[in-house]
RNA sequence: AGAGUUUGAUCCUGGCUCAGGAUGAACGCUAGCGGCAGGCCUAAUACAUGCAAGUUGAACGGUAACAUGAGUAGCAAUACUUGAUGACGAGUGGCGCACGGGUGCGUAAUGCGUAUGCAACCUACCUUUAACUGGUGGAUAGCUCGAAGAAAUUCGAAUUAAUACACCAUAGUAUCAUUUUAAGGCAUCUUUUAAUGAUUAAAGUUCCGGCGGUUAAGGAUGGGCAUGCGUGACAUUAGUUUGUUGGUGAGGUAACGGCUCACCAAGACUACGAUGUCUAGGGGGUCUGAGAGGAUGGUCCCCCACACUGGUACUGAGACACGGACCAGACUCCUACGGGAGGCAGCAGUAAGGAAUAUUGGGCAAUGGAGGAAACUCUGACCCAGCCAUGCCGCGUGAAGGAUGACAGCCCUAGAGGUUGUAAACUUCUUUUAUACAGGAAGAACCAUCGGUACGUGUACUGAUCUGACGGUACUGUAUGAAUAAGGAUCGGCUAACUCCGUGCCAGCAGCCGCGGUAAUACGGAGGAUCCAAGCGUUAUCCGGAUUCAUUGGGUUUAAAGGGUGCGUAGGCGGAAUUUUAAGUCAGUGGUGAAAUCCUGCAGCUCAACUGUAGAACUGCCAUUGAAACUGAAAUUCUUGAGUAUAUUUGAAGUGGGCGGAACGUGUCAUGUAGCGGUGAAAUGCUUAGAUAUGACACAGAACACCGAUUGCGAAGGCAGCUCACUAAACUAUAACUGACGCUGAGGCACGAAAGCGUGGGGAGCGAACAGGAUUAGAUACCCUGGUAGUCCACGCCGUAAACGAUGAUUACUCGUUGCAUGCGAUACACUGUAUGUGACUUAGCGAAAGCAUUAAGUAAUCCACCUGGGGAGUACGCUCGCAAGAGUGAAACUCAAAGGAAUUGACGGGGGCCCGCACAAGAGGAGGAGCAUGUGGUUUAAUUCGAUGAUACGCGAGGAACCUUACCUGGGCUUGAAAGUUAGUGACCGAUCCUGAAAGGGAUGUUCCAGCAAUGGCACGAAACGAGGUGCUGCAUGGUUGUCGUCAGCUCGUGCCGUGAGGUGUCGGGUUAAGUCCCAUAACGAGCGCAACCCCUAUCGUUAGUUGCCAGCGGGUAAUGCCGGGGACUCUAGCGAAACUGCCUGCGCAAGCAGUGAGGAAGGUGGGGAUGACGUCAAGUCAGCACGGCCCUUACGUCCAGGGCUACACACGUACUACAAUGGCAAAUACAAAGGGUUGCUACAUGGUGACAUGAUGCUAAUCCCUAAAGUUUGUCUCAGUUCGGAUUGAAGUCUGCAACUCGACUUCAUGAAGCAGGAUUCGCUAGUAAUCGGAAAUCAGCAAUGUUCCGGUGAAUACGUUCCCGGGCCUUGUACACACCGCCCGUCAAACAAUGGAAGUUGGGAGUACCUAAAGUCGAUAACCGCAAGGAGUCGCCUAGGGUAAGACCAGUAACUGGUGUUAAGUCGUAACAAGGUAGCCG
Repeated sequence: AGAGUUUGAUCCUGGCUCAGGAUGAACGCUAGCGGCAGGCCUAAUACAUGCAAGUUGAACGGUAACAUGAGUAGCAAUACUUGAUGACGAGUGGCGCACGGGUGCGUAAUGCGUAUGCAACCUACCUUUAACUGGUGGAUAGCUCGAAGAAAUUCGAAUUAAUACACCAUAGUAUCAUUUUAAGGCAUCUUUUAAUGAUUAAAGUUCCGGCGGUUAAGGAUGGGCAUGCGUGACAUUAGUUUGUUGGUGAGGUAACGGCUCACCAAGACUACGAUGUCUAGGGGGUCUGAGAGGAUGGUCCCCCACACUGGUACUGAGACACGGACCAGACUCCUACGGGAGGCAGCAGUAAGGAAUAUUGGGCAAUGGAGGAAACUCUGACCCAGCCAUGCCGCGUGAAGGAUGACAGCCCUAGAGGUUGUAAACUUCUUUUAUACAGGAAGAACCAUCGGUACGUGUACUGAUCUGACGGUACUGUAUGAAUAAGGAUCGGCUAACUCCGUGCCAGCAGCCGCGGUAAUACGGAGGAUCCAAGCGUUAUCCGGAUUCAUUGGGUUUAAAGGGUGCGUAGGCGGAAUUUUAAGUCAGUGGUGAAAUCCUGCAGCUCAACUGUAGAACUGCCAUUGAAACUGAAAUUCUUGAGUAUAUUUGAAGUGGGCGGAACGUGUCAUGUAGCGGUGAAAUGCUUAGAUAUGACACAGAACACCGAUUGCGAAGGCAGCUCACUAAACUAUAACUGACGCUGAGGCACGAAAGCGUGGGGAGCGAACAGGAUUAGAUACCCUGGUAGUCCACGCCGUAAACGAUGAUUACUCGUUGCAUGCGAUACACUGUAUGUGACUUAGCGAAAGCAUUAAGUAAUCCACCUGGGGAGUACGCUCGCAAGAGUGAAACUCAAAGGAAUUGACGGGGGCCCGCACAAGAGGAGGAGCAUGUGGUUUAAUUCGAUGAUACGCGAGGAACCUUACCUGGGCUUGAAAGUUAGUGACCGAUCCUGAAAGGGAUGUUCCAGCAAUGGCACGAAACGAGGUGCUGCAUGGUUGUCGUCAGCUCGUGCCGUGAGGUGUCGGGUUAAGUCCCAUAACGAGCGCAACCCCUAUCGUUAGUUGCCAGCGGGUAAUGCCGGGGACUCUAGCGAAACUGCCUGCGCAAGCAGUGAGGAAGGUGGGGAUGACGUCAAGUCAGCACGGCCCUUACGUCCAGGGCUACACACGUACUACAAUGGCAAAUACAAAGGGUUGCUACAUGGUGACAUGAUGCUAAUCCCUAAAGUUUGUCUCAGUUCGGAUUGAAGUCUGCAACUCGACUUCAUGAAGCAGGAUUCGCUAGUAAUCGGAAAUCAGCAAUGUUCCGGUGAAUACGUUCCCGGGCCUUGUACACACCGCCCGUCAAACAAUGGAAGUUGGGAGUACCUAAAGUCGAUAACCGCAAGGAGUCGCCUAGGGUAAGACCAGUAACUGGUGUUAAGUCGUAACAAGGUAGCCG
């Protein structure tokens, strides 16, 4: 010091979360020791038991107990007597009990903190000074006797003492009254001099020193009162108060004071927050933080309050009193029922509550306190010990060496290696700790006793002795021996640390993001690792990070946030100059700021924690002295801010009158006839009772065309025909007047579009609601026809808008360019100045960016308003306003981890522009209808094996299922297996024969292994082991390969530049092209993969070479044929070359290029065709071609065999074939290819058969032989018919292949002769040697379901105006709430579950107040009867009051039938409101 998380990515805003520290903590796991601290945070709940305040005999009367002495009795033990002594129960008196200890209920000020004051006060014990201490008296506890009562306790009689009580005397620097002197201060006054008068004291004891007592004045200490300042939340608490505020007088108090009372006055507090409600002891400090702050107030210290709850006083120096009293109340206990007793928030302890907090311990040895002369006594204060890892600190659990890097474990690429890991074993060493034994403190100084010294017999100092709960503790020594001692959490990122197995959106994890659906570093286990360590984690809380309430130190155009606008009160801020002052300010000094704490130095415990000591600090408050710049205050002046005056000017500024024309509508009259109107198309509606249309006249209401504009005016809302009156404003000029009069503005007041409300008018047009017609699946809408409120006027309300520039007002400063409006100036036909307002662009600067930019969102200043994650919610409750509608103010529970802004790249749009494609159009031919073939779905089945499923599956994998194939089914078999490899063994195996069986198989009979000289090799068999096998799953684990977008023109990179960045530029723009093809321009310059070209076939020519091809010329020969000799001319074959490049011409164009019936050429603008498929998309297809990870099966999911199935059949779809005929069918004759294939083959030819074919036979391992053409052409016939079309189906007979044609082959012949007469909606391919049509061949293959597929040639068209539309694609641009990317996103009702919450008839509880009644104890006051000589007392009365009762309300809280909305929840219903022009632009009121 930061990090994670919104997005495809980016920047920002903004919340949530984490890493740190802390705790009086708790919980989980674990645990060796010590030191120092801490330990009921909850029930101020209730308490059993013990202890916590007594002491004093040197104040007193005394003697119950103990001891000693004495006496008496007794031999003694012992008994009795005796206050004589030590002492002392109970009692009188004194002092103490008001301290110490506990707790935090109450208390927001009778409190606390800080600083002052008392001229308004008190103070026992202590101390200083002065004076005094004389005399007298009567009682009463106790004791004794008697009485009542269960007890607590009480009563009566007699008797007695004091430092108890009372009286008398004396007394003044005391008190009071009168007079008087001087000084001072702060108003009352204070101090002081002198005089007179009145009143009030005392206690003894003694060793004679004193200790006590009284009075007075000081000191010290402790308190009381008052004042300033500071010290919580809520305004959804705005008014409170009657002793209240003040005065006069009196009373009361230690003292001032409405503290109390009588009278008088009507004040006092409050927006600088009164009053009320809620919460809370305050401070020093503590935690955190860089600090400022925030949170907190346990332990220790100071103050306050309280002592079962409430009230009250007494005593006393001090209390309204924790371990005192009285009364009332609640509760508990005792009781003989009559009556009594009690108060742990003291220390222990108990119960309860709770997540949770200790021993019914030891001692007064130390420190301190009370009493005492003292010894001493008391002291749960205190000092110690016990329990608890609650915290902080320290120590240890060993150290060194030790590699075959041991075994086991785990991982793994597996003969191996890695890791655990120098870790272990093993060797050597040490002994803190532990155990045993031994020694053993400091804390101790006092007091007392004894001795000494100085004054002088008692103090002060000093030496010795005596005194230790802790404690035989700390500590020290010796011995033993690695011996007694390690866990917890974590390991996806944040955040240090990774693998295997199990699980399979299950179980579970999680602080946030998130993990888990079969390969999980995130769950559980294991191995390993990391971090801390006697602890480690979790939970809770606080601060931090969070500059996320921002004083330091934030914002408000669009992210949350500028009030709708003005006027203006309080308040805040305020121009220039001079003088004074000294409140703020600054400086010096003084006082205070308790101690502890924090910090620094030093020191003591072995170190540290801890503690001691010294210093610093305590940032504060008060006082005083000084300074005078700034602010304030006072005074005087100034003119520039502001205002006024004068003179123009300007405008849709406002209010109220008057007037005007066009248009719409209505009425009357006229002309005129069948429609009008309306829409995408229609209909409702109007119209023969005469509409619409046209003309004339009349009436009514509302709004003001053109001018008109990015114009003007106004504070905003807003304002538009012309004109009049009244009112207001702004600007300019002059610089005449005033002289800071200013700015802002919480509350307040006024204005405030539209809609709406009230009353009364008005009502033409428009037009919510409503009605009808359409549209639609529906249409409570959009469209149409009507139409009420309203819109208009007057008066009164409402008070809100996306009331927007989403930008508060004012002032100053800060580059430029260019318009417009209104003035002024200057006019010299030059130049273009100045002011205000209103626009556009732009520099700096600012900003997250978009953008703003003298009209700031720049740089500064002042004042106001507002914001602090999204939702819930501008909702609920309360209050105010309103006739209502509603407005203003304005939460919480709960829920989410985002919501949001700007910009980027894509994708998309029923957005736009440009362009292309058999995309449409123009054509010719098909599919969809029929029959059949084939594939698919579905159904069926024992099985109908599996895969492919929009385009991109469906004559697809399959280029060929009768068995085999075959993966499926049924049945029968085998289990190291049907096949390959390795090791050892045997020498045969095969074949043959027989039996059984459907076969596989099983059994039986019989039987030379081979090659080699050898070593050895080959082959076969059966047994065992290692191992095989799987068309089983996962194409969403993969490789390879393929389809599609698409042969579309795109996809990228390097460097540079721009941008905070994602990204952009390049690749855009203007042209051009089939093309990101090329040219021009250009912050880009280049390059790569694609395009094109290079490759193959084809079209022309040349050359080389001529066999199996060819045959012109020459020769030979035949019935005939290149048949033969020859030939290379031609065709052809197949090598090498040539050729085409917009090269030439004309036109257009800058160029690229385009156009031309151009020339030339075999071919002309890519000549035609093929191969060739960029970055990528579809988790596209394929685990069944093959390969391969993981999982699964192993007498089976492997393997062998037979039979069956893949060929089923109501039906649906795709792709083909054949047709429906005359451009045809049939018959006869006849011509012309290319490309392939052939020895298990193709087969000439001959013969037989109607034929498929058979039999014989020849050539060919192929430019040699064979397969080998059809449409066409010629002639004939048929004559428009279900036909001489069409051929399905069926019957019969055959041929061929093959172990085998039943399921289930093809072909032939004869016979049979179905549907079908050109195909609905819709739809497919095709632009030239193409479509159409005709035949040929090949692969697979025994044969064939082939009408399929792939090639080959023959014949050979039509049309394209064009790009509006459909589909697909490319580029640019635009919008976006999409990014799984429109098959997107997303809204609301309803239904379901859950959660919190509002209202509510009621009901329950709480605290506070008001009124009335009653009223204990008690103070005060009054008082004739009773007591007392009296003082006085009892009693009675009065005032007040705790408490109790009654009554009516207000407030707060709980609960509630029912009810309202809200939120959340993988796959519910209905629609489709928003995001694109979201399909009616959206949004606000």
The RNA shown here (small-subunit ribosomal RNA) has 1485 nucleotides and comes from an uncultured prokaryote. It matches the Rfam family "Bacterial small subunit ribosomal RNA". Gene Ontology terms of the family: structural constituent of ribosome and ribosome.